[in-house]
RNA sequence: AUGACACUCUGGAGAAGCCCGGUGAAAUACCGGGUGCCGAAGGUGCAAGGCCGGGACACCGGCUAAUCUCUCAGGCAAAAGGACAGAGACGA
Repeated sequence: AUGACACUCUGGAGAAGCCCGGUGAAAUACCGGGUGCCGAAGGUGCAAGGCCGGGACACCGGCUAAUCUCUCAGGCAAAAGGACAGAGACGA
């Protein structure tokens, strides 16, 4: 000098405060069930391209990303969480 993981601070979207039953003094709380919806914890999938391997040089097989995709998980007032971004501290 470069500077990872974890850490601290700040910013940070979407979508029912839905319906039924139960618990309860009551609630948007908790338990069970149902319908609709969201994508930015985590997870699934992969077109072209690239890489690797095979080859009779026609091709064939494999691997590979995301905020894309699915919606398993998670979520649908606020709070919390939150990909990601900025700053700080640390200094493998």
A computed fold for a 92-nucleotide RNA, annotated as Glycine riboswitch aptamer. The sequence was found by an Rfam model in a public genome assembly. Its Rfam family is "Glycine riboswitch aptamer". Gene Ontology term of the family: glycine biosynthetic process.